The part of an RNA shown here (small-subunit ribosomal RNA, 5' domain) has 475 nucleotides and comes from Belnapia rosea. Its Rfam family is "Bacterial small subunit ribosomal RNA". Lineage of the source: Bacteria > Pseudomonadota > Acetobacterales > Roseomonadaceae > Belnapia.
Context: one part of a larger RNA
RNA sequence: GAGCGAACGCUGGCGGAAUGCUUAACACAUGCAAGUCGCACGGGGGCUUCGGCUCUAGUGGCGGACGGGUGAGUAACGCGUAGGAACGUGUCCUGGGAUGGGGGAUAACGCUGGGAAACUGGCGCUAAUACCGCAUGUCUGCUGAGGCAGAAAGCCUUUGGGUGUCUUGGGAGCGGCCUGCGUCCGAUUAGCUAGUUGGUGGGGUAAAGGCUUACCAAGGCGACGAUCGGUAGCUGGUCUGAGAGGACGAUCAGCCACACUGGGACUGAGACACGGCCCAGACUCCUACGGGAGGCAGCAGUGGGGAAUAUUGGACAAUGGGCGGAAGCCUGAUCCAGCAAUUCCGCGUGGGUGAAGAAGGUCUUCGGAUUGUAAAGCCCUUUCGGCGGGGACGAUGAUGACGGUACCCGCAGAAGAAGCCCCGGCUAACUUCGUGCCAGCAGCCGCGGUAAUACGAAGGGGGCUAGCGUUGCUC
Repeated sequence: GAGCGAACGCUGGCGGAAUGCUUAACACAUGCAAGUCGCACGGGGGCUUCGGCUCUAGUGGCGGACGGGUGAGUAACGCGUAGGAACGUGUCCUGGGAUGGGGGAUAACGCUGGGAAACUGGCGCUAAUACCGCAUGUCUGCUGAGGCAGAAAGCCUUUGGGUGUCUUGGGAGCGGCCUGCGUCCGAUUAGCUAGUUGGUGGGGUAAAGGCUUACCAAGGCGACGAUCGGUAGCUGGUCUGAGAGGACGAUCAGCCACACUGGGACUGAGACACGGCCCAGACUCCUACGGGAGGCAGCAGUGGGGAAUAUUGGACAAUGGGCGGAAGCCUGAUCCAGCAAUUCCGCGUGGGUGAAGAAGGUCUUCGGAUUGUAAAGCCCUUUCGGCGGGGACGAUGAUGACGGUACCCGCAGAAGAAGCCCCGGCUAACUUCGUGCCAGCAGCCGCGGUAAUACGAAGGGGGCUAGCGUUGCUC
C1' cells in the first nucleotide's frame, strides 16, 4: 500500500447492488419446511333438479434417496486431473412381442374387549392397478446342450380412441467400482503388518477384488519417509504480488461426509435414509407409576457462548420440484419485502455575486495580521428528501407477492441533510494559554523536571469524507 463474512469508538442524509453465528456439530418453547392421486379400490358423510356433484379416514400407487442445512469426522482413490473394465439404472426417448383363464385373503366397516395415554386384542363381512397359482413363451436367463426356469391390470371415453400393465433390445442422463499422477506439519515418531501379501476351492455382490471363509505358500510396506502423532472437508476459485510465489477455501458452483451419540438392517430402481424403522446410551418431557413421547447442522425464533452476525414477515406472480389425464394441491426450494454504513458503487448537504475587508474570536512588535468572499445582503436553482397526480416491464390468452414499487408530471421552499482523524521527525499541517518527570502522550525514535509546535484546551492549518479513526488477521 492492498484486502476482510470483521469488531470497537465518534459521527450519520438518500439510493442501487451484494453480504450477514467465523464462537457451543451447545440445548431448544412455538409455528411452518413433503406431499399428492377418487381417472386403482370398497366404504362413510354432505348436497341433489335423482342425471350426478363434492369431501374424505382406510387399502393401493408415485414421491419422501430430490430440493434445503452443516463441516463434526476424514491426510483418504476423500478431492483434483487423466484413464480403465467386471456393473446397475424408477421415471424419459426409441424398437420387438404380449395383455388368456382362475383363486384365497385383508384393512376400512360392524360387534365386543384391554389401556391414564401412546396404542392394541378377539369374532364377523368386503374391494382393488394389493396378493397367489395355471396357461402361453416372440424373448430373456441358466444348462449336464437333452432340457429347465420366468410375465401381466386395468381405468377413462364423445366408442374414434386415450392412458396404463408385463416381457425384451437400444439410447440418454445418472450412479457403483479400479488405476497413474498431484494433495499440510513433525524423525524429539524407524521400523510397520496375520486376512497381513499371493494362490486354489467354496461363498457373496449389480459388479472386478481377502469382500468373506477353508487350505497352501511366506509374503507385503518402509529414509523416494512406512507406521505413529498433530492439524485439516477437497476443488473451481478468493486476497495479495510486476511475476514467481505466499495466505485463505465466507457468499456462488462441483464433489465428499454427517443428521442427538454409537450400532443395525428393512423397504425400494436408488438409502443403510436430516423432518422412516429397530437396539443401546446421554438428555428433555408426559404419566393414573403399569408405561409412553422427542431430536432445528431446514425457515423464522429462544436461551447460552461470544468482540460479533438479521424477521417467530409476504407470495407461489415468476423459475424449478413432487403428485395428478386434468382442474389443481403442496413447496421457509425460490422470488420478494424487513433489519444492519457490514462492503462496493452513485448522489446530495446548494450555485453566482458580495470589501464597510462588518461584528465576534485568536494572535500581536499595539501599527496591525488572521479567521475571510467566509458571513450578512442581493440574484438564482430544486438533485435527494416532502406533498399531490399518473403509473409499468417482469405475463406469449388468464394469473403480479414485490407494489401504487420503479419511472413520469406538477407544487412549495435554501429550505430537512457533516463529520472524523491528525499537525516534533518519519508525514501534509503552528501559534497562545494551562500543566510542571505531575497529569498525560506514544507505531518507532522518543516527549513532560516553569517559556512543551510532542500532554490538555483554544484559534489556525492539513488529510479523508457519510464516513473517519483504532484493533485483529493475510499478502

Record summary: The sequence was found in a public genome assembly.